[in-house]
RNAcentral holds the full RNA, with entries from ENA. Predicted 3D model of a 679-nucleotide part of an RNA (large-subunit ribosomal RNA, domain II) from Ochromonas danica. Its mean pLDDT, the model's own confidence on a scale to 100, is 81. The source organism's lineage runs through Eukaryota, Sar, Ochrophyta, Chromulinales and Ochromonas. A source record names the gene rnl.
Context: one part of a larger RNA
RNA sequence: GCCAGUAAGUUUAUGUUUAAAGCGAGUUUAAUUUAAAUUAAAUAGACGAAAUGAAAUUGAGUAUUAACUUAUAUAUAAAGUUUUAAACAUAAGACCCGAAGCUAAGUGAUCUAAUCAUGAACAGGCUGAAAAUUUAUGUGUUCUCACAUGUUGGAGGGCCGAACUCGUGUCUGUAGAAAUAGACUGGGAUGAUUUGUGAUUAGGAGCGAAAGACCAAUCAAACUUAGUUAUAGCCGGUUUUCUGCGAAAUAUAUUUUAGUAUAGUCUGUAAAUUAUUUAAUAUAAGGUAGAGCUCUUUUUAAGUGUGGGGGACUUUUUGUCUUACUUAUCUUUGGAAACCUUCGAAUGUAUAUUUAUUUUUUUAUGGAAUCAGACAAUAGGCGCUAAGGUCUAUUGUCAAAAGGAAAACAGUCCAGAUUAAAGAAUAAGGUUCUAAAUAUAUGUUAAGUGAUAAGAUAGUUAAGAAAUUUUUACAAUUUUAGGGUAGGCUUGGAAGCAGCCAUCUCUUGAAGAAAGCGUAAUAGCUUAGAAAUCUAGUUUCUUAGCAUCGAAAAUUUAUUGGGACUAAACAUAUAACCGAAUUUUUAAAUAUGUUAGACAUAUGGUAGCAGAAUGUUCAAUAUAUUAAAGAAGAUAUUUUGUAAAAAAUAUUGGAAAUAUUUGAAGUAAGCAUACUGGC
Numbered sequence: 001g002c003c004a005g006u007a008a009g010u011u012u013a014u015g016u017u018u019a020a021a022g023c024g025a026g027u028u029u030a031a032u033u034u035a036a037a038u039u040a041a042a043u044a045g046a047c048g049a050a051a052u053g054a055a056a057u058u059g060a061g062u063a064u065u066a067a068c069u070u071a072u073a074u075a076u077a078a079a080g081u082u083u084u085a086a087a088c089a090u091a092a093g094a095c096c097c098g099a100a101g102c103u104a105a106g107u108g109a110u111c112u113a114a115u116c117a118u119g120a121a122c123a124g125g126c127u128g129a130a131a132a133u134u135u136a137u138g139u140g141u142u143c144u145c146a147c148a149u150g151u152u153g154g155a156g157g158g159c160c161g162a163a164c165u166c167g168u169g170u171c172u173g174u175a176g177a178a179a180u181a182g183a184c185u186g187g188g189a190u191g192a193u194u195u196g197u198g199a200u201u202a203g204g205a206g207c208g209a210a211a212g213a214c215c216a217a218u219c220a221a222a223c224u225u226a227g228u229u230a231u232a233g234c235c236g237g238u239u240u241u242c243u244g245c246g247a248a249a250u251a252u253a254u255u256u257u258a259g260u261a262u263a264g265u266c267u268g269u270a271a272a273u274u275a276u277u278u279a280a281u282a283u284a285a286g287g288u289a290g291a292g293c294u295c296u297u298u299u300u301a302a303g304u305g306u307g308g309g310g311g312a313c314u315u316u317u318u319g320u321c322u323u324a325c326u327u328a329u330c331u332u333u334g335g336a337a338a339c340c341u342u343c344g345a346a347u348g349u350a351u352a353u354u355u356a357u358u359u360u361u362u363u364a365u366g367g368a369a370u371c372a373g374a375c376a377a378u379a380g381g382c383g384c385u386a387a388g389g390u391c392u393a394u395u396g397u398c399a400a401a402a403g404g405a406a407a408a409c410a411g412u413c414c415a416g417a418u419u420a421a422a423g424a425a426u427a428a429g430g431u432u433c434u435a436a437a438u439a440u441a442u443g444u445u446a447a448g449u450g451a452u453a454a455g456a457u458a459g460u461u462a463a464g465a466a467a468u469u470u471u472u473a474c475a476a477u478u479u480u481a482g483g484g485u486a487g488g489c490u491u492g493g494a495a496g497c498a499g500c501c502a503u504c505u506c507u508u509g510a511a512g513a514a515a516g517c518g519u520a521a522u523a524g525c526u527u528a529g530a531a532a533u534c535u536a537g538u539u540u541c542u543u544a545g546c547a548u549c550g551a552a553a554a555u556u557u558a559u560u561g562g563g564a565c566u567a568a569a570c571a572u573a574u575a576a577c578c579g580a581a582u583u584u585u586u587a588a589a590u591a592u593g594u595u596a597g598a599c600a601u602a603u604g605g606u607a608g609c610a611g612a613a614u615g616u617u618c619a620a621u622a623u624a625u626u627a628a629a630g631a632a633g634a635u636a637u638u639u640u641g642u643a644a645a646a647a648a649u650a651u652u653g654g655a656a657a658u659a660u661u662u663g664a665a666g667u668a669a670g671c672a673u674a675c676u677g678g679c
Stems, first nucleotide, its partner, number of pairs: 001679006011092013026047003032041002051058001062073003095237002098234001102227006113201009122191001124160003127156001131152003136149005164188003169184004203219001206214001240613006250263005264370002266367007277356001279354006290343001291341002296337004301332003307326002309323005373398010403414003418588003422585004429578003432563003438575007450565001455549003459546010476533005482506003487501003512527001515526003589603006614668001616665005624658003633652008
């Protein structure tokens, strides 16, 4: 991993509701006794028919009160009770599996920690402490003796290094040869050494040169058994079919936000009724969008000129005059505002009337699920007018929705699949090929734009405005561009062209006391200006369309899905076609409603509610039926049924099986890192 088998809402008690049955102002037994084809007795007790008050009491009334026609509760339109079944709740293991743990009683020191008793082990080499030597030598000394040297000696948690012991580093190994090892390399190796055997200490306890280490591959509290099916608001799983309806991810509360309760939303039953929905009209409330500046806050400009500051004059007080200063108020003018409003919609809301459609709506009661939502559009808050961000409101889709379109796609667009077959008409979206279906007309684009922004553009098209032009424009080509004069000044020089001042005049068709280049200064070259040649438009501006530049990224083109396209791009217009599980045609099923028949409508669906069925085992039916002329079971095929399933036939098999109608459950497996077995 596969196959087979096993594997999860049960039972008891009490209660509530519904249904059925019995009796009925009553209903009914329990323990217990009896019976043994669960029958008969037992009448204690329970519920109901009357309540009220703390109670005595009173009683359709009663308590409170001095009292009441007041007040609060109760009664007055009279059905209960017993049993059975189903659903749910509560108490129990309570649908099943799953902790880490807590408590108690025991078992462990053959591992390992420490200790005790008794034994054992440590090649070889090196170093050379204390001490001895008076009969080794020398020196000192009266001697004893001291020192040096020599000789002897053999200390040490001494040194090197095997056995032994430990486990430093690296590599290998990692489903290993090994649940801690191997190789090489290392530490200790006469000691706080190593080791055999026997014994002691035990679980909140031991032992510990102390690491929370070790206490039998188990240790921040061992192991075994029991309490025990501990508890789990948490994870996983929970077994046949079909049919009807069909949610929520919100509010409030919560040691509460992984849960739960009440409400909201769903469903079954019963009853009531049109109370529901759509549209129009009328009425009513409002202060949003917008707008505005009356108020509040803020702000532009001008005027007016109150107060303050500065200055001048004045005889002291005081007063007068004045000002690039500042400024209140007022007037005029231009703006801003979620916490401004003299104003003020649309939409929405409420009530009433009418209208349209077809069936909701409300009340009571049984059962739920939901309380993590997602994206999109719109109005906003927070954020950076960031986020596939976050928080509200309204709507839609997904969730719980398949089909077509968007290449592919939960949330976008179109559209809501009862079933079957084949056609037709369409939606969104498309019509060159991929790939079902297209043509025509008029323009635009040349960028493969189509298929990125601000900004920029003698790209091009269209519309418009103003100038200029046969008195020859705009542009181009050729010629000319002179003299007074090198203007004056300055300067080494300054001659159109370093700088300062001035910037006249003559000739001419025209030519600046010069707009550039150039020279040391001149020179020289262009230019403004003029003439000739030439010829019909030229110059400037505005608006709009398409286009261009702007345009740089990391595996491979990679932002039309691709091929490709100059339309098969873009704009406008016209007429066709394709295109879905939509609509429609035919046939069929189920449900609901109405009716004379027969029609009409409905039938996507998670959580969930409700309904109807199938199969399995056992019991009654069954002293029956089938069966060696072949039961059950197995394999295969065919037929029937919406399905779970059923029937028949053939082969195999070799002895039991069972219709129908009922009843009772250890009643249905594909999934639980499920369990057991096999391969």